Large-subunit ribosomal RNA, domain I from Sheathia longipedicellata, 552 nucleotides, folded computationally. The prediction has a mean pLDDT of 81. The organism belongs to Sheathia, within Eukaryota.
Context: one part of a larger RNA
RNA sequence: AGGACUUGAUGAGCUUACGGCGGAUACCUUGGCAUGCAAAAGCAAUGAAGGGCGUGGUUACCAGCGAAAUUUUUCGGGGAGCUGGAAACUAGCUUUGAUCCGGAAGGUCCCGAAUAAGGAAACUUUAAACUUUAUAUACUACUUGUUGAAUAUAUAGACAGGAAAAAGCAAACUUGAUGAACUGAAACAUCUUAGUAACCAAAGGAAAAGAAAGCAAAAGCGAUUCCCUAAGUAGCGGCGAGCGAAAUGGGAACAGCCUAAACCAUAGAACAUGUUUUAUGGGGUCGUGGGAAAGCAGUUACAAGACUAAUUAUAGUUAAACGAAAUAGUUGGAAUUCUAUAUCAUAGAAAGUGAUAAUCCUAUAGUUAAAAACUGAAGUUACUUAUGCUUGAUCCCGAGUAGCAUGGGACACGUUAAAUCUCGCGUAAAUCAGCGAUGACCACCUCGUAAGGCUAAAUAUUCCUGGAUAAUCGAUAGUACAACAGUACCGUGAGGGAAAGGUGAAAAGAACUCCGGGAGGAGAGUGAAAUAGAACAUGAAACCGUAAACUU
Numbered sequence: 001a002g003g004a005c006u007u008g009a010u011g012a013g014c015u016u017a018c019g020g021c022g023g024a025u026a027c028c029u030u031g032g033c034a035u036g037c038a039a040a041a042g043c044a045a046u047g048a049a050g051g052g053c054g055u056g057g058u059u060a061c062c063a064g065c066g067a068a069a070u071u072u073u074u075c076g077g078g079g080a081g082c083u084g085g086a087a088a089c090u091a092g093c094u095u096u097g098a099u100c101c102g103g104a105a106g107g108u109c110c111c112g113a114a115u116a117a118g119g120a121a122a123c124u125u126u127a128a129a130c131u132u133u134a135u136a137u138a139c140u141a142c143u144u145g146u147u148g149a150a151u152a153u154a155u156a157g158a159c160a161g162g163a164a165a166a167a168g169c170a171a172a173c174u175u176g177a178u179g180a181a182c183u184g185a186a187a188c189a190u191c192u193u194a195g196u197a198a199c200c201a202a203a204g205g206a207a208a209a210g211a212a213a214g215c216a217a218a219a220g221c222g223a224u225u226c227c228c229u230a231a232g233u234a235g236c237g238g239c240g241a242g243c244g245a246a247a248u249g250g251g252a253a254c255a256g257c258c259u260a261a262a263c264c265a266u267a268g269a270a271c272a273u274g275u276u277u278u279a280u281g282g283g284g285u286c287g288u289g290g291g292a293a294a295g296c297a298g299u300u301a302c303a304a305g306a307c308u309a310a311u312u313a314u315a316g317u318u319a320a321a322c323g324a325a326a327u328a329g330u331u332g333g334a335a336u337u338c339u340a341u342a343u344c345a346u347a348g349a350a351a352g353u354g355a356u357a358a359u360c361c362u363a364u365a366g367u368u369a370a371a372a373a374c375u376g377a378a379g380u381u382a383c384u385u386a387u388g389c390u391u392g393a394u395c396c397c398g399a400g401u402a403g404c405a406u407g408g409g410a411c412a413c414g415u416u417a418a419a420u421c422u423c424g425c426g427u428a429a430a431u432c433a434g435c436g437a438u439g440a441c442c443a444c445c446u447c448g449u450a451a452g453g454c455u456a457a458a459u460a461u462u463c464c465u466g467g468a469u470a471a472u473c474g475a476u477a478g479u480a481c482a483a484c485a486g487u488a489c490c491g492u493g494a495g496g497g498a499a500a501g502g503u504g505a506a507a508a509g510a511a512c513u514c515c516g517g518g519a520g521g522a523g524a525g526u527g528a529a530a531u532a533g534a535a536c537a538u539g540a541a542a543c544c545g546u547a548a549a550c551u552u
Base pairs, nucleotide, nucleotide: 011552012551013550015548016547017546018545019544020543027502028501031473032472034469035468037466038465040462041461042169043168050111051110052109053066054065055064057089058088061085062084063070072105073104074103075102076101077100081093082092083091116125117124118123140165142162143161144160145159146158147157173204174202175201176200178198184191188238214221215220225252226251227250228249235243236242256454257453258452259398263282264281265280266279267278268277269276270275271274287432289397290396291395292394293391294390295389296388297387303385304384305383308382309381310380311379312378315375316374317373318372320368321367322366326341327340328339329338342359343358344348350362352360403427404426406424407423408422409421410420413439434449435448436447437446489496490495509536512523513522514521515520
């Protein structure tokens, strides 16, 4: 120096036990989500929605309130505590009825439609001698008065007053105007997506539609709306992709009316002086055609009235009240458990209470209640309203309309044989012996009566309010938000957008001692439990340690 063997240490591995970290799991729910029912369906120049700034004994934040500011007055309810979340200290209120709940009233700074003028919202400025207090002045439309051009009468306009109409905001539903594209057609252009999305306008609690110029088919129906059916049928369609009825039948709900015209009356106006025309009232409203006109009969109130008003008992809404029936022993920290023997029930829904309660508590079934305000329905009163027949062909029956030509659109229907409805443009009728429709068109039959208007219910929706339900979620779920969330944070901006729940029955939240600068810990004490100690219930895995055995 090299090799072989043995023992121990360290490291590594593995197993077990005990911890740390972490926050899964199961349990829980303050909050969501969904679906019926009821109510409501608006607020605003008497200043809204939404904000800013203030306001408390101490007050940063949230919520409340507004210089009368954590509240004022009053009328009801209620009956012992109270001065919000939110403790604490301080100071008070209250059975002479507080706090609290409900009705009504008062007050309600500044910005904001914002409206005296301006403005970079929550600010500035101006006017009537000054100060203080209060107040006024936007635009448009309406209305009254005074004035008043070009231009003679007049008118436009100007000025002053009055009244308070409009405006702005708001979730969906509704109607109207404008109106895409991605997409599908396995490409794409007609077509489809789709008259959808979006933006705009307007209205209501619903809106729209609506009392046949309708359907139908040899039989008939009788306004509109909605549901089921007819039916994925008839049809449309680069006959591709796709689009897609209606009548009938069965239900929901039911409701019908007013005008224009002819004619009459009254009061005017214009001029060709016997015609035209205006206003008001009467009249009249229909399709077995109706009405006017002329004639005859007949009615004043049974009935009807959404198309008219007023008023009231009662009912409902907005606070509330009464409201049955159990004790002992046992285990336990605690009884609602268990054992024993009872009770009530028009109440054994539910939540809470130191474990699981019909009989402890709040409630529940049931029965009552309103000084004040509001709501609808019904009743009552007033008010309004008739009708039938005959004659006859004298008058009326909705005009730049229907129709037609042309260019579009809507109809399930893409121009098609294309009716029907509708818009632009051109042309252009008839008046009941009329006119329109029955899917080109013609004829016959049949059905209806356009060119004026109103109309409840059945139907649609839910920002908001109340109450209910659930084979709805249970904190990576359910709303983005169970929590001071549309917050923190990101973005110039439009906009995007979180994470974050659980001590215990009760704070009884650890006096006092010790180590330490503190953090943290060791005792002591509380508690059923402190490995429930606030980084707090359960406490998985990954990951990190300590100890021991084994392997090398």